[in-house]
Molecule: Glycine riboswitch aptamer
Organism: Vogesella sp. LIG4
RNA sequence: CACUCUGGAGAGUAGGCCCGCAACCGCGCGGCCUCGCCGAAGGCAGCAUGGCCAGUCAAUACUGCGCCGCAAUCUCUCAGGCAAAGGGACAGAGGG
Numbered sequence: 001c002a003c004u005c006u007g008g009a010g011a012g013u014a015g016g017c018c019c020g021c022a023a024c025c026g027c028g029c030g031g032c033c034u035c036g037c038c039g040a041a042g043g044c045a046g047c048a049u050g051g052c053c054a055g056u057c058a059a060u061a062c063u064g065c066g067c068c069g070c071a072a073u074c075u076c077u078c079a080g081g082c083a084a085a086g087g088g089a090c091a092g093a094g095g096g
């Protein structure tokens, strides 16, 4: 680093319209639209420490609407997701 097994959270089985089936009720892992939510795929999305510069200066301190750069399980919610299934960061085990 990848593979296999196991565990693995959160949030709407939301509403409306159309189409098809049915032809009373209703049904469809069909299409479109709308609002409300979630964070643990991913994200060339955001920044802390840090470095530089300038001022001051005894100074390694202090100051800065300055510059560079920048991590996360934080933030954002682009993507993705909001019954089950599937996916799933991460963790344990196994042999490569």
Base pairs, nucleotide, nucleotide: 001096003094004093005092006091007090012035014034015033016032017031018030019028020027021026036082037081038080042078043076045075046074050068051067052066053064054063055062